[in-house]
RNA sequence: CGGGGCGUCGUACAGUGGUAGUACACACGUUUCGGGUGCGUGAGGUCCGAGUUCGAUUCUCGGCGCCCCGA
Numbered sequence: 001c002g003g004g005g006c007g008u009c010g011u012a013c014a015g016u017g018g019u020a021g022u023a024c025a026c027a028c029g030u031u032u033c034g035g036g037u038g039c040g041u042g043a044g045g046u047c048c049g050a051g052u053u054c055g056a057u058u059c060u061c062g063g064c065g066c067c068c069c070g071a
Base pairs, nucleotide, nucleotide: 001070002069003068004067005066006065007064010024011023012022013021018054026042027041028040029039030038047063048062049061050060051059
């Protein structure tokens, strides 16, 4: 320099043009003499900008970051 892939709660991952989920972690409650475990409830997120669309996390373009391949 060229090509490709990825970017989603704190972490690891799903997801799909129409309300964003799971596990762990976290907070609260319950359970215990207490802790842990178990059970229940809750908070927390779509990398940034523009475009298309009635509607974008999803599609398109640009940027940024990470990874891979080639030179």
RNAcentral holds the sequence, with entries from ENA. The RNA shown here (transfer RNA) has 71 nucleotides and comes from a Minisyncoccota bacterium. Model confidence (mean pLDDT): 81 of 100. Its Rfam family is "tRNA". The family's RNA type in Rfam is transfer RNA. The organism belongs to Minisyncoccota, within Bacteria.